[in-house]
RNA sequence: GGUUCCGAGGAGCGCUGCGAGGUGCCGCAUGAGCCGGCCCCCAGGCUCGGAAAGCCACGGCUCCGCUGCUGUGGCCGUUUGAACGGCGCUCACCCGAA
Repeated sequence: GGUUCCGAGGAGCGCUGCGAGGUGCCGCAUGAGCCGGCCCCCAGGCUCGGAAAGCCACGGCUCCGCUGCUGUGGCCGUUUGAACGGCGCUCACCCGAA
């Protein structure tokens, strides 16, 4: 840096359908793919945080050896602290005017 899941960023309903997704269909072509079209689904997909996996270090057991299993620790600390998310309607919350 990346993967999966969870939480937070107030919420509900409806609409559109980009990306992603679909053991859906078709086309090209192939060893397999890529790609394109249709259909289905689809507006927390973003940011912050957590966990798992994973990785690293050390130890133990195991293995002729490679290795495999397992345990412990680490993958930060301090301070500050959000910003953003198509359209419509409704509610909640805060402020102001009246």